The RNA shown here (transfer RNA) has 73 nucleotides and comes from a Parcubacteria group bacterium.
Its Rfam family is "tRNA". Rfam 15.1 lists 5,335,975 matches to the family in 14,413 species. Rfam classes the family as a transfer RNA.
Lineage of the source: Bacteria > Bacteria candidate phyla.
Order: sequence, then structure tokens, then C1' cells
RNA sequence: GGGGUGUUAGCUCAGCCGGUAGAGCAGCUCCCUUUUAAGGAGAAGGUCACAGGUUCGAUUCCUGUACACCCCA
Repeated sequence: GGGGUGUUAGCUCAGCCGGUAGAGCAGCUCCCUUUUAAGGAGAAGGUCACAGGUUCGAUUCCUGUACACCCCA
């Protein structure tokens, strides 16, 4: 330098044939327990890496940029 894959909650990951984004764990509140742990209930937490484009509508499609990994040279 060329090609490919990935980037979504604090962490690990779903969601992908376009239609108001979810789980587990962690953290928070409450219950239970002498206390901790375990168990039960609840609430919260997201500019879907960034910028444009297409569209009535984009996490999803297209383009560019950044970062990470892999392959080729």
C1' cells in the first nucleotide's frame, strides 16, 4: 500500500431481509437473613464509533473517516 471482518448499556454479546434497541453479568433500591454470601422483587442506565448520502422513516443500505484484529504484498 491492497483486501476482509468488527465497533450496540460499565463488561460480554444479541438484534441485520429498514419501522419507536434487548439479554446476561456488574452497579443501585427494597424484601429475606444475626451479618455476609446465596435467593426474591423493582427501577435505572444507550448521540447503536464519527460525518455525510438514500428514504416518509436508518443500528440495519451506500460513501468517507477513525480505531482494533486477520490475510496479501